Description:
The RNA shown here (SAM riboswitch aptamer (S box leader)) has 124 nucleotides and comes from a Bacteroidota bacterium. The prediction has a mean pLDDT of 79. It was read from a public genome assembly, where an Rfam model found it. Taxonomically the source falls in Bacteroidota (Bacteria, Pseudomonadati). Its Rfam family is "SAM riboswitch aptamer (S box leader)". About the family: The SAM riboswitch is found upstream of a number of genes which code for proteins involved in methionine or cysteine biosynthesis in Gram-positive bacteria.

RNA sequence: GACUCAUCCAGAAGGGUGGAGGGGGUAGGCCCUACGAAGCCCUGGCAACCGCAUCCGAUCGUUCCCCGGUCGGUGAAAGGUGCCAAUUCCUGCCUCGCAACAUAGCCGCGAGGAUAGAUGAGUG
Numbered sequence: 001g002a003c004u005c006a007u008c009c010a011g012a013a014g015g016g017u018g019g020a021g022g023g024g025g026u027a028g029g030c031c032c033u034a035c036g037a038a039g040c041c042c043u044g045g046c047a048a049c050c051g052c053a054u055c056c057g058a059u060c061g062u063u064c065c066c067c068g069g070u071c072g073g074u075g076a077a078a079g080g081u082g083c084c085a086a087u088u089c090c091u092g093c094c095u096c097g098c099a100a101c102a103u104a105g106c107c108g109c110g111a112g113g114a115u116a117g118a119u120g121a122g123u124g
Stems, first nucleotide, its partner, number of pairs: 002123007013043005021032003026092004044084003048081003052075002055073007088116001093113006
C1' cells in the first nucleotide's frame, strides 16, 4: 500500500532543539504562528480501539449456587497502538426542508447521506 468492519461535536501540554511555516492534498473561507510554525528529542498527560480488572448489571449454558461465555457499564493506565488548538476547523458532491424570487438559477440557513481522510481491530 490492498480488502472488511467499527468509530470520528468527549478527553489530554510543558521543556529542549529548530527557524517559517502550519491546520493531509486541492479551491474558497476561517484560524494558529517570531509572545517562535513544521520536524526531531525528553518529560508529562488523555483514555478512542485491542488487551486487563478480584467491580456492577443483563443474558445464555434446563432451575439455584459456583463457574464460564456474550453484551453493556464502571475502573485502572503496567502492556500493543493511538492521540494531546478549533467537530476530521468549516464548506465543496447528492437529497430534503426553510428563506428569497414574477419564474428559474446563483447566493443564504438547517438536516440527512455520499466521497475523501484519520485511528483501531481483523484478513490475505